[in-house]
């Protein structure tokens, strides 16, 4: 400087352009003499930032911000 990949819940990751969701973890029940373990349920998202395309964008296009990797 140029090229890939990648960012979505607290963390780990899904998600054909058409209701954004799972596991843990938080907190609430249950079970248990009490915790743990196990079951069962609530919550919790500006989907990295800003345009653009489209009836409808996590998703497609463009910059740009971070991270990892290449190559000069």
């Nucleotide at each position: 400087g140029c090229c890939u990949c990648g960012a979505u819940a607290g963390c780990u990751c899904a998600a054909u352009g058409g209701u954004a969701g799972a596991g843990c973890a938080c907190c609430c029940g249950g079970c248990u003499g009490u915790u743990a373990a196990c079951c069962g349920g609530u919550a919790g998202g500006u989907u990295g930032u800003a345009g653009g395309u489209u009836c409808g964008a996590g998703u497609c296009c463009u910059a740009c911000u971070c991270g990892a990797g290449g190559c000069g």
Source information: Transfer RNA from an uncultured Eubacteriales bacterium, 72 nucleotides, folded computationally. The sequence was found in a public genome assembly. Its Rfam family is "tRNA". The family's RNA type in Rfam is transfer RNA.